[in-house]
RNA sequence: ACGGGUAUAGCUCAAUUGGGAGAGCUACGGUCUCCAAAACCGUUGGUUGGGGGUUCGAGUCCCUCUACCCGUGCUA
Numbered sequence: 001a002c003g004g005g006u007a008u009a010g011c012u013c014a015a016u017u018g019g020g021a022g023a024g025c026u027a028c029g030g031u032c033u034c035c036a037a038a039a040c041c042g043u044u045g046g047u048u049g050g051g052g053g054u055u056c057g058a059g060u061c062c063c064u065c066u067a068c069c070c071g072u073g074c075u076a
Stems, first nucleotide, its partner, number of pairs: 001072007010025004019056001027043005049065005
């Protein structure tokens, strides 16, 4: 320098052909218990990495930037 991949909740990750942003864990509350743990039930939590575009509608498509990972190559 070139090519590819990843970026979504505090953490690990889903999201089908563009059409209602979700699960598990954590945290918090409740049931149970003499108390706690475990188990069960529930609740909270989101600038989908930043910016722009296309579209009636974007996590998803296009452009650009950033961070990280993998590969190929050049000079010395």